[in-house]
Molecule: Bacterial RNase P class A
Organism: Gemmatimonadaceae bacterium
RNA sequence: GCUACCGGCCGGAUGGUCGCGAGCGUGCGUGCACGCUCGAGGAAAGUCCGGGCUCCGCAGGGCACACUGCCAGGUAACGCCUGGGCGGUGCCGACAGGUACCGACGGACAGUGCAACAGAGAACAGACCGCCGAUGGCCCAUCCGUGGGCUCAGGCAAGGGUGAAACGGUGGGGUAAGAGCCCACCGCGCCGUCGGUAACGGCGGCGGCUCGGCAAACCCCAGUGGGAGCAAGGCCAAAUAGGCAGCGAGGAGCGGCCCGCUCCGACCAAGACGCUGCGGGUAGGCUGCUCGAGAGCGCGGGCGACCGCGCUCCUAGAGGAAUGACCGUCCGGGUGGCAACACCCGACAGAACCCGGCUUAUAGGCCGGUAGUAUCC
Repeated sequence: GCUACCGGCCGGAUGGUCGCGAGCGUGCGUGCACGCUCGAGGAAAGUCCGGGCUCCGCAGGGCACACUGCCAGGUAACGCCUGGGCGGUGCCGACAGGUACCGACGGACAGUGCAACAGAGAACAGACCGCCGAUGGCCCAUCCGUGGGCUCAGGCAAGGGUGAAACGGUGGGGUAAGAGCCCACCGCGCCGUCGGUAACGGCGGCGGCUCGGCAAACCCCAGUGGGAGCAAGGCCAAAUAGGCAGCGAGGAGCGGCCCGCUCCGACCAAGACGCUGCGGGUAGGCUGCUCGAGAGCGCGGGCGACCGCGCUCCUAGAGGAAUGACCGUCCGGGUGGCAACACCCGACAGAACCCGGCUUAUAGGCCGGUAGUAUCC
């Protein structure tokens, strides 16, 4: 250099013109102009986990439900991150091991259950092909000791075959043939001991294996979890219609007027009507609202996640709506061309209470690391 993988970062720059939103200032014709400043992201996304904040609920305990699940650490917390252990896969290997990636990675001697198809048999199993037929039976021979044959009874599970999986594996002994029947090593289980905070590992001994798989089946064990969400919540508060309190006893008709007559209501209580006041909610407005588990740099601690200290910085706050377009120069890439140059492209996407994660989308580029490869430079 090339190939593959892993990790981190950037994700167009600059100038001009026109425009959009917010804040501040100035001006007046009081809702408009002008000026200045600021105005998206690494994911603002999915809303999947965890927290802050807010309101409601809550003696204590249990059941149910949901989630988590090797160990240790980090953190406000987590299902996240870091380191380690164990297992799996790939690559390398001097065959000791190393390295990258992945893992819902507690329990299958508490119980219940499941295993299509194929296959003889799928869990206190089973005999299709096969092996044997020592023993018993039958037949033949016999020197009467036994020998040979059949494979009927029966024995076996080594080999073949089925399957994702066949009731430990390899080798030896043993046997009629076989078999943990016996032995060695491996595996499994138990005990001891040493190392390690632990998960776990090393070594030694014992057990002949009774104990295969699935818990992302129920279940068991251990742990965690109250609910709703900024449309949370707080403050101010129209119109209309309800609510509550107080006040008001007459009104209408006939008649020119009074008296009078008639009708309605009241004179107890209550209601209706009118006025005044109070109170709750709605529209609307203000707040919550962005200075925060904050960012950058430096130093220190730690393998690391991360933590501590110091200095510096302030960076959208909104309503469903703003955050853009065009042109020039440059940058990066592609195509064409001998070249000058021409043309095309620059992704994914877009805040709305705020953080920490995870996941998903992302043109192109930069940096670092690991492994392999070539001895071409």